[in-house]
Context: one part of a larger RNA
RNA sequence: UGACGGGGGCCCGCACAAGCAGUGGAGUAUGUGGUUUAAUUCGAAGCAACGCGAAGAACCUUACCAGAACUUGACAUCCCUUGAAGUACUAUGAGAGUAGUAUGACCUUCGGGACAAGGAGACAGGAGGUGCAUGGUUGUCGUCAGCUCGUGUCGUGAGAUGUUGGGUUAAGUCCCGCAACGAGCGCAACCCCUAUUGUUAGUUGCCAGCAUGUAAAGAUGGGAACUCUAGCGAGACUGCCGUUAAUAAAACGGAGGAAGGUGGGGACGACGUCAAAUCAUCAUGCCCCUUACGUUCUGGGCUACACACGUACUACAAUGGCUGUUACAGAGGGGAGCGAAGCAGUAAUGUGGAGCAAAUCCCAAAAAACGGUCCCAGUUCGGAUCGAGGGCUGAAACUCGCCCUCGUGAAGUUGGAAUUGCUAGUAAUGGCAGAUCAGCAUGCUGCCGUGAAUACGUUCCCGGGCCUUGUACA
Numbered sequence: 001u002g003a004c005g006g007g008g009g010c011c012c013g014c015a016c017a018a019g020c021a022g023u024g025g026a027g028u029a030u031g032u033g034g035u036u037u038a039a040u041u042c043g044a045a046g047c048a049a050c051g052c053g054a055a056g057a058a059c060c061u062u063a064c065c066a067g068a069a070c071u072u073g074a075c076a077u078c079c080c081u082u083g084a085a086g087u088a089c090u091a092u093g094a095g096a097g098u099a100g101u102a103u104g105a106c107c108u109u110c111g112g113g114a115c116a117a118g119g120a121g122a123c124a125g126g127a128g129g130u131g132c133a134u135g136g137u138u139g140u141c142g143u144c145a146g147c148u149c150g151u152g153u154c155g156u157g158a159g160a161u162g163u164u165g166g167g168u169u170a171a172g173u174c175c176c177g178c179a180a181c182g183a184g185c186g187c188a189a190c191c192c193c194u195a196u197u198g199u200u201a202g203u204u205g206c207c208a209g210c211a212u213g214u215a216a217a218g219a220u221g222g223g224a225a226c227u228c229u230a231g232c233g234a235g236a237c238u239g240c241c242g243u244u245a246a247u248a249a250a251a252c253g254g255a256g257g258a259a260g261g262u263g264g265g266g267a268c269g270a271c272g273u274c275a276a277a278u279c280a281u282c283a284u285g286c287c288c289c290u291u292a293c294g295u296u297c298u299g300g301g302c303u304a305c306a307c308a309c310g311u312a313c314u315a316c317a318a319u320g321g322c323u324g325u326u327a328c329a330g331a332g333g334g335g336a337g338c339g340a341a342g343c344a345g346u347a348a349u350g351u352g353g354a355g356c357a358a359a360u361c362c363c364a365a366a367a368a369a370c371g372g373u374c375c376c377a378g379u380u381c382g383g384a385u386c387g388a389g390g391g392c393u394g395a396a397a398c399u400c401g402c403c404c405u406c407g408u409g410a411a412g413u414u415g416g417a418a419u420u421g422c423u424a425g426u427a428a429u430g431g432c433a434g435a436u437c438a439g440c441a442u443g444c445u446g447c448c449g450u451g452a453a454u455a456c457g458u459u460c461c462c463g464g465g466c467c468u469u470g471u472a473c474a
Stems, first nucleotide, its partner, number of pairs: 001474002003471003007468007015458002019422005026314008034305002042053002064300007073123001077122002079119005086103007106113002125289002128287003134283002136278003139274001141272001146185006152161003165176003191266004196234007206223002210221003237260001240254005316415001320374005332363003337356002342351003381412001386407007428450007
């Protein structure tokens, strides 16, 4: 100087407390461990691994296993010889492939070139190892308020000072003081979305007034007011008033205001820590393989199942189930695409093909909301499991996809010890969309609807910041 203390002081955080909803019990989905297996490819491991890499394993993917094949190679550059390349077909084979038939000529400086086959070797190739050789990227403490430097001064020196102190703040934020005076990286602000408003612009969006029109309808003429769209502006700064405070910084209250003290949300992550994660995104040193640890193919596996754990979904019901009628969103996506009306089917879906590269058309029905019924039961709760019949995607759903109908109708009556999230348009609850994607979503990322309770407070638990003290630690 740090680190540590079941030392002290001050302060903060859904850290506790006050509340609300959960997890832990059940069934299922999914990830992991374990076990099994020819293989169940690999990585991730307290917080910070475990719906994680994977925004989607039937083949492919695919790295794993079994078998069948190739050896200058599936891919790149160079040399020699020959031939267009390619397309169609036949035989054989599980296919990769092997053998064959037919057809087939582009440019040219006439050297050759594009492309293919054969040959020789230089080389290719490796998701083989090392993340403790590395770059890059990422997590974490933590959006915590810290981390440093120059000059000066003090100290023999390591170092100190500044950065400590008195206040204050979300903040090393600001003020005052002070052997310090300044400065840098962080904080804040500048950026985006959102809340109010002015103006400009009115189509594909809008419809107040006027007219036409309908069963209804911005459907039509028209309008530019309103909503909205999207450019440019305004607006919030403790600016104003009062009280408190050191007359400071500031705090509290008030006015005006759509908004008040960082308005709400996002992006943004200092010096560093964990030899944290990643050689399987990529790049890369070294090591290793080179008729194989490379490459091609078929089939299988990654989907196994006594069990254990994590994360979710669905429930155990009446704030509900079933049924009927019918209202109100936002944000997205659409050309090998979205696909309307109509028709067929109980339905999944099929047919049909209008319109739409979209404020125009479509996906699209928003659902919770509102009426009727059930009357507290293992039920008209719950839906696992299984049987039968169908539909869709795709060469192909046996291993191993999703959906529909009929039947079946398991556990489950609110969950031990323990434990998680959340302070407002939040929790809880309801649906919608998108990426990936032929098909496959209870996951993920967004969107809107309905919409709470509680916070006395900082003694305690956990994490963190500053000062100080002790030290068997460095």